Notes:
The RNA shown here (transfer RNA) has 72 nucleotides and comes from a Minisyncoccota bacterium. The sequence is in RNAcentral, with records from ENA. Its Rfam family is "tRNA".
RNA sequence: AGCGGAGUAGAGUAAUGGUUCACUCACGAGGCUCAUAACCUCGGGAAGCCGGUUCGAUUCCGGCCUCCGCGA
Repeated sequence: AGCGGAGUAGAGUAAUGGUUCACUCACGAGGCUCAUAACCUCGGGAAGCCGGUUCGAUUCCGGCCUCCGCGA
């Protein structure tokens, strides 16, 4: 070469053809405290790239890229 899996906030994961992309930690602000931590409340931040299908794509399909594994 070939085959399989994966790519979603700073990190680790989830769900899903339409309503607002969810959770934990981290980060910021406020509360509590003499103070820090812990705890409580709120907030910001995300679909690898390019096409296709569709009224509508993060999801389905194709190609490419990257990573992991199998294999000769």